Transfer RNA from a soil metagenome, 74 nucleotides, folded computationally. It matches the Rfam family "tRNA". Gene Ontology term of the family: triplet codon-amino acid adaptor activity. Rfam describes the family as follows. Transfer RNA (tRNA) molecules are approximately 80 nucleotides in length. Its mean pLDDT, the model's own confidence on a scale to 100, is 81.

């Protein structure tokens, strides 16, 4: 080079046939609870869904280029 897979909150990962919300659980911070601390509970915070660009009345989702990880093949 050449093919495929995969990029979502600090970490691990969902997200249905393109609609009505962008979400868990871990961590993070506050409150409660206790003589103190853990643990349990409760609340809050955090995301321009990898970038750019089409396409649609809308795109985390469909195309495409590209940028990164893994894989394979040469």
């Nucleotide at each position: 080079g050449g093919c495929g897979a995969c990029g979502u909150a600090g970490c691990u990962c969902a997200g249905u046939c393109g609609g009505u919300c962008a979400g868990a659980g871990c961590g993070a911070u506050g409150c409660a609870c206790u003589c103190a601390u853990a643990a349990c509970g409760c609340a809050u915070a955090g995301g321009u869904c990898g970038u750019u660009g089409g396409u649609u009345c809308a795109a985390g989702u469909c195309c495409a280029a590209c940028c990164g990880u893994c894989g394979c093949c040469a």